[in-house]
C1' cells in the first nucleotide's frame, strides 16, 4: 500500500439479507419486597446521537461514498 470482515445500552450480542411499529435480550446497576443480615426468588425502573462526518430517500442501524480503530489475508 491493497483485499475482506467487524464497530449498536457499563459487558456479550440480536434486529440489517427486502429501508418503515416506540431499537431489543441476557448479564451487570437502582429501587422496593422477602431475610436478624446475605445470598437467591420475585416486582418495578434507569440506562443508546447505532465508531465519526456527509450523501440517497417522505423516512437510513439497515444503502452509497470518506475517515478512525481492531482482526485477518496478501504484497
Nucleotide at each position: 500500500g491493497g483485499g475482506c470482515c467487524u464497530g449498536u445500552a457499563g459487558c456479550u450480542c440480536a434486529a440489517u439479507c427486502u429501508g418503515g411499529c416506540u431499537a431489543g435480550a441476557g448479564c451487570a446497576c437502582u429501587u422496593c419486597a422477602u431475610u436478624c443480615g446475605c445470598a437467591u426468588u420475585g416486582a418495578a425502573g434507569a440506562g443508546g446521537u447505532u465508531g465519526c462526518g456527509g450523501g440517497u430517500u417522505c423516512g437510513a442501524u439497515u444503502c452509497c461514498c470518506g475517515c478512525c480503530a481492531g482482526g485477518u489475508c496478501c504484497a
Record summary:
A computed fold for a 75-nucleotide RNA from a Candidatus Nomurabacteria bacterium, annotated as transfer RNA. RNAcentral records the identical sequence in 2 taxa. Rfam family: tRNA. Its family is annotated with triplet codon-amino acid adaptor activity in the Gene Ontology. RNAcentral holds the sequence, with entries from ENA. The coordinates come from a structure-prediction model, not an experiment, and the mean pLDDT is 81. The organism belongs to Candidatus Nomuraibacteriota, within Bacteria.